[in-house]
RNA sequence: GUAGAGGUCGCGUUGCUAAUCAGUAUCAUAAUGGAUGUUACGGAGGCAGAUGAAGUUAUGAGAAAGGUAGCAGCGCCGAAGUGAGUGUUUCCGAAAACAUUUUGCUGGGCGUAAGGUUAAUAGCCUUGCGACUGUCAUCGUAAGAUGGAGAGCUAC
Numbered sequence: 001g002u003a004g005a006g007g008u009c010g011c012g013u014u015g016c017u018a019a020u021c022a023g024u025a026u027c028a029u030a031a032u033g034g035a036u037g038u039u040a041c042g043g044a045g046g047c048a049g050a051u052g053a054a055g056u057u058a059u060g061a062g063a064a065a066g067g068u069a070g071c072a073g074c075g076c077c078g079a080a081g082u083g084a085g086u087g088u089u090u091c092c093g094a095a096a097a098c099a100u101u102u103u104g105c106u107g108g109g110c111g112u113a114a115g116g117u118u119a120a121u122a123g124c125c126u127u128g129c130g131a132c133u134g135u136c137a138u139c140g141u142a143a144g145a146u147g148g149a150g151a152g153c154u155a156c
Stems, first nucleotide, its partner, number of pairs: 001156004007077001010076009026061007036048003041093004080106003083102007107133002110130008135148005
């Protein structure tokens, strides 16, 4: 370099469907309210606002995204995930999403505890623990035990 393996949901992704989000956000009308409001948050700017802001109540209408599950398809086996750096989303801080860089970390899925994220007790992420599993090394007649890490393992 080429080919290949791991499987209690192997990994990612796309589409469709369903539940959740939620009778929430939001909109309309009416009443109230009386000076602020501005797409999590703090500030700036701009904008809206006494021709009545936010908030509250009633009535009517009423979502979506992210996340989840099922089915189907596609790409695959550093599949991929995550951390960190940089950029974009009006500006600063912060957060999130997306893009990108990275010889930072993680073999893989599962269970569990704490923390984080989340509307969420779901899911996901991080760390610890537990058994399982693939692989290699060492020991062993064997069963098996111990240890390592994908920068690995098998074949050529």
Lysine riboswitch aptamer from uncultured Lachnospira sp., 156 nucleotides, folded computationally. The coordinates come from a structure-prediction model, not an experiment, and the mean pLDDT is 77. RNAcentral holds the sequence, with entries from MGnify. The source organism's lineage runs through Bacteria, Bacillota, Clostridia, Lachnospirales and Lachnospira. Its Rfam family is "Lysine riboswitch aptamer". Rfam links the family to the GO term lysine biosynthetic process.